[in-house]
Context: one part of a larger RNA
Molecule: large-subunit ribosomal RNA, domain IV
Organism: marine metagenome
RNA sequence: ACCUCUUUAAGGAACUCUGCAAAUUAGCCCCGUAACUUCGGAAGAAGGGGUGCCAUCUUCGGAUGGCCACAGUAAAGGGUGACUGGCGACUGUUUACCAAAAACACAGCUCUCUGCUAAGAUGUUAAGUCUACGUAUAGGGAGUGACACGUGACCAAUGCCGAAAGAUCAAGGCUGUUCUGUUAACGCAGGGCACCCAAGUCCCGGUGAAUGUCGGCCGUAACUAUAACGGUCCUAAGGUAGCGAAAUUCCUUGUCGGGUAAGUUCCGACCUGCACGAAUCGUGUAACGACCGGUCAACUGUCUCAAAGAGGAUCUCG
Numbered sequence: 001a002c003c004u005c006u007u008u009a010a011g012g013a014a015c016u017c018u019g020c021a022a023a024u025u026a027g028c029c030c031c032g033u034a035a036c037u038u039c040g041g042a043a044g045a046a047g048g049g050g051u052g053c054c055a056u057c058u059u060c061g062g063a064u065g066g067c068c069a070c071a072g073u074a075a076a077g078g079g080u081g082a083c084u085g086g087c088g089a090c091u092g093u094u095u096a097c098c099a100a101a102a103a104c105a106c107a108g109c110u111c112u113c114u115g116c117u118a119a120g121a122u123g124u125u126a127a128g129u130c131u132a133c134g135u136a137u138a139g140g141g142a143g144u145g146a147c148a149c150g151u152g153a154c155c156a157a158u159g160c161c162g163a164a165a166g167a168u169c170a171a172g173g174c175u176g177u178u179c180u181g182u183u184a185a186c187g188c189a190g191g192g193c194a195c196c197c198a199a200g201u202c203c204c205g206g207u208g209a210a211u212g213u214c215g216g217c218c219g220u221a222a223c224u225a226u227a228a229c230g231g232u233c234c235u236a237a238g239g240u241a242g243c244g245a246a247a248u249u250c251c252u253u254g255u256c257g258g259g260u261a262a263g264u265u266c267c268g269a270c271c272u273g274c275a276c277g278a279a280u281c282g283u284g285u286a287a288c289g290a291c292c293g294g295u296c297a298a299c300u301g302u303c304u305c306a307a308a309g310a311g312g313a314u315c316u317c318g
Stems, first nucleotide, its partner, number of pairs: 002312007010304002014302001019299001027051005036041001038146001052067006068072001080297007087289002092104002108144007120130003147284004152214003157211002159207004166202003172196002176193007215233005242276001243273001254270005
């Protein structure tokens, strides 16, 4: 020097990507307890006080008096707390062996298929089986993901559904016509042209909690600036509500405010949204989280700055 522990003057996060690690807290009884809230919670909130032994009394809960210690939940075991954001409602699930999460699931919501020999799946285009000894308050598929408030425009493209008038359209058919072969003829065979003929496609209509998409330029108000307003081009329609430098903002450490002595992070605003936006859901949200940010109190060898000790391991000698 290494590993696992113990203690430490003064300071107390100055350490560091980050209080990582460690320390603090801790049981029981009493008092007391905020915002917010879905009225259940939040809550053990927070914050205080008590705690042993002996004697007497006792309604057996405790009360009074006394005694010892630095210390009475005397050891072990045994919550740190507060404030504020993001994401996900929650309990759960997951990469057995580098990821536990904001990912998956979830109850709830919506669309769609399915009338029973169901749809769907499996299977050899089978039987059979599952679904289900179920029957649309059922079963399958898809999306979203508690709850609250909402969920805008576009059917041009793609998909799906519907309707069957027309166009197109294979094999096939042919009672038409024509040509060829053959025949004395009737016929037979073959070819051409017409005609008949399915789904599909075209065409027509519908459909967004289907795949998806949701503009540009110019001018204008009695300071300036800006543009409620006007013009014009294009489109299927030009992004509504709400939110917004955001898990999304390039320029960017945007600007302003707060917090700090000092803040690329954080919180609140602004809106110039490179490139938010409404079930690939939008915006909120109590509770919850070994999630991810920011701040504070307490606490500490994380650090200033290191020291001492215990055990182990190792090395040398025996």